The RNA shown here (Group I catalytic intron) has 198 nucleotides.

RNA sequence: ACACAAGGCUUAAUACAAUGGGCCCACUAAAGAGUAAUCUUUUGUUGAGAAUCCGGCUAUAUCGGUGAACCCCUGUACCACAUGGUACAGGGCAAUACCGAGGGAAGUCCGACAAAAUGUCGGACCCUGUAGAGACUACACGCCAGACGUCCUGUUAAAAGGAUGAUGAUAUAGUCCUACCCUUGCAGUAAUGCGAGA
Numbered sequence: 001a002c003a004c005a006a007g008g009c010u011u012a013a014u015a016c017a018a019u020g021g022g023c024c025c026a027c028u029a030a031a032g033a034g035u036a037a038u039c040u041u042u043u044g045u046u047g048a049g050a051a052u053c054c055g056g057c058u059a060u061a062u063c064g065g066u067g068a069a070c071c072c073c074u075g076u077a078c079c080a081c082a083u084g085g086u087a088c089a090g091g092g093c094a095a096u097a098c099c100g101a102g103g104g105a106a107g108u109c110c111g112a113c114a115a116a117a118u119g120u121c122g123g124a125c126c127c128u129g130u131a132g133a134g135a136c137u138a139c140a141c142g143c144c145a146g147a148c149g150u151c152c153u154g155u156u157a158a159a160a161g162g163a164u165g166a167u168g169a170u171a172u173a174g175u176c177c178u179a180c181c182c183u184u185g186c187a188g189u190a191a192u193g194c195g196a197g198a
Base pairs, nucleotide, nucleotide: 007024008023009022010021011020025047026046027044029042030041031040032039033038052147053146055144056143057142062101063100064099065098066097067096071092072091073090074089075088076087077086078085079084102128103127104126107125108124109123110122111121112120113119114118132177134176135175136174137173138172148165149164150163151162152161153160182197183196184195185194186193187192
């Protein structure tokens, strides 16, 4: 550069991909809120395109609780009859959705106290809790503050006000460690769980 495929992310910890699950965005349709941009909830044999930049922070990381698809195992019923499929019940694993107490960096807001600047304490936002058991480092897809793009209201024009620029961090990038492999103990019908050793 051309061709083909494909919406993005995530999930079997350990190459890649398919199928399946979950999340997100856009679009279609419906309902609700708003003057509007737009937002919220639902819908689907939908998928063309898209998702900006700069600066600051990365502290705490403990104890408990609720939920969960796919997948795996067992049992029963029905169907098939190459030992498989479907439904239900129970068990397991688990992507992950959350809550309480306690704790916490930068920052903003609120309250109290002291006051020269400003500081101290408490609360809210937010984080932790929430990794493959886990330890550590970084900084981002997180948090705080700002800019910029697009759009709406507004107006003669402005000012001003508002909307929007997805998700991934239940460990992302790394260093380590553990598990996966081999031997083996216990519990269990099994899936599997809790251990010991090389």
About this RNA: Its Rfam family is "Group I catalytic intron". Rfam's curators write: Group I catalytic introns are large self-splicing ribozymes. They catalyse their own excision from mRNA, tRNA and rRNA precursors in a wide range of organisms. The core secondary structure consists of 9 paired regions (P1-P9). These fold to essentially two domains - the P4-P6 domain (formed from the stacking of P5, P4, P6 and P6a helices) and the P3-P9 domain (formed from the P8, P3, P7 and P9 helices). The family has 12 seed sequences and 5,602 matches in Rfam 15.1. The prediction has a mean pLDDT of 78.